[in-house]
RNA sequence: UUCUUAUCAAGAGAGACGGAGGGAUUGGCCCUGUGAUGUCUCAGCAACCCGCCAUAACUGGUCCGGUGCUAAAUCCAAAAGGUAACAAGUUACCUGAAGAUGAGAA
Numbered sequence: 001u002u003c004u005u006a007u008c009a010a011g012a013g014a015g016a017c018g019g020a021g022g023g024a025u026u027g028g029c030c031c032u033g034u035g036a037u038g039u040c041u042c043a044g045c046a047a048c049c050c051g052c053c054a055u056a057a058c059u060g061g062u063c064c065g066g067u068g069c070u071a072a073a074u075c076c077a078a079a080a081g082g083u084a085a086c087a088a089g090u091u092a093c094c095u096g097a098a099g100a101u102g103a104g105a106a
Base pairs, nucleotide, nucleotide: 001106002105003104004103005102006101007100008099013042014041015040016039017038021031022030023029025078026077027076028075043070044069045068048066049065051062052061053060054059074098080095081094082093083092084091085090086089
């Protein structure tokens, strides 16, 4: 990097450095010198993997370890398809696309 698969409306921030952008993309809407993004330290959340405990099993619990995460639902919408309402075009919902993370594989 590619493929498969599970999850994504819950949850959880302080300090130091530094100094202008950032929220993947496009549109919107936001955050940001009352200091963004980023790096580091410490703390926390969660429970995907490992471990441990319980269970006949499903599964549940726990959190030392491997990841992940700690503005806003993945911030909202999206290519394509479907269902419903209404005269149209629109609206709502579902699937899905795209993305993120874990696990496995090449």